[in-house]
Source information
The RNA shown here (SAM riboswitch aptamer (S box leader)) has 117 nucleotides and comes from a Ktedonobacterales bacterium. Rfam family: SAM riboswitch aptamer (S box leader). About the family: The SAM riboswitch is found upstream of a number of genes which code for proteins involved in methionine or cysteine biosynthesis in Gram-positive bacteria. NCBI's taxonomy places the organism under Bacteria, Bacillati, Chloroflexota, Ktedonobacteria, Ktedonobacterales. The model forms 97% of the base pairs in the Rfam consensus.
């Protein structure tokens, strides 16, 4: 870099250092930030993988369910902050021109994990 699968609901620093940016990237929007951004430390959340424990099925490697939170990741404003495509419901506007808004659904894109190339 690419392919496959799963998830994108909930949850989580009132601390210390630091000192102006940040919301993955570019652009636009909309926000957060000196009542302290990023980053680091500490603590936390979660339970994808490993380990461990219990149960079930089974005997071929191994599988399924639940637990735990030791290890590896991850996460910690707003839906994945919003933006693309498709079909739809509702509301508003308009009457020759196909507009605006809201909502959920599917796809795409992205993020994270696990496995493969």
């Nucleotide at each position: 870099c690419u392919c496959u699968c799963a998830u994108c609901a909930c949850g989580a620093u009132u601390g210390g250092c630091a000192g102006a940016g940040g919301g993955a990237u570019a652009c636009g929007g909309c926000c957060c930030g000196a009542u302290g951004a990023a980053g680091c430390c500490u603590g936390g959340c979660a339970a994808c993988c490993c380990a461990c424990c219990a149960g079930c099925a089974g005997c071929g490697a191994c599988g399924c369910u639940g637990g735990c939170a030791g290890g590896g990741u991850g996460c910690a404003a707003a839906g994945u902050c919003c933006g693309g495509c498709g079909a739809g419901a509702c509301g508003c506007a308009g009457a020759u021109c196909a507009g605006c808004g809201u909502c959920g659904c599917g796809c795409a894109a992205g993020a994270u994990g696990a496995g493969g190339g």